Transfer RNA from Candidatus Wolfebacteria bacterium GW2011_GWB1_47_1, 71 nucleotides, folded computationally. The prediction has a mean pLDDT of 84.

This record gives sequence, C1' cells and structure tokens, in this order.
RNA sequence: GGGGGAUUAGUUAAAUGGUAUAAUUUCUCUCUCCAAAAGAGAAGUCGAGGGUUCGAUUCCUUCAUCCCCCG
Repeated sequence: GGGGGAUUAGUUAAAUGGUAUAAUUUCUCUCUCCAAAAGAGAAGUCGAGGGUUCGAUUCCUUCAUCCCCCG
C1' cells in the first nucleotide's frame, strides 16, 4: 500500500428495512428471625458523521478502534 472481518445495556451475546431483545448486573418489592436461593417489577444499549428510504442496528459511503490475510 491492497483485501476481508468485527464494533449493540456496566458485561456476554441475539435481531437479513417496520415498537431494539435475552442472560447477567444495579435498584425496589415479596418470601425469611436475618441472609442466601427463588419469585415479581423497574432502570439501562445500536462506535462517530453523511446519504438512500414513508421508515435504517440492518442498505451505501467516510472516519475511528481492534483482528486476520497478501505484498
């Protein structure tokens, strides 16, 4: 220099154009003499910018970070 892949909640991961989801975590409640476990509820996320579209995590593009291959 060229090519490919990844980036979603504090963490690990789903979601092939139509309300962003689960587990875990945190908080509250129930249960208990207390705690743990269990159960119920709540909070919290699409790496950044631009474009296409009625509508974008999803398609296109630029950038950033990380990984792999070629030279």
It matches the Rfam family "tRNA".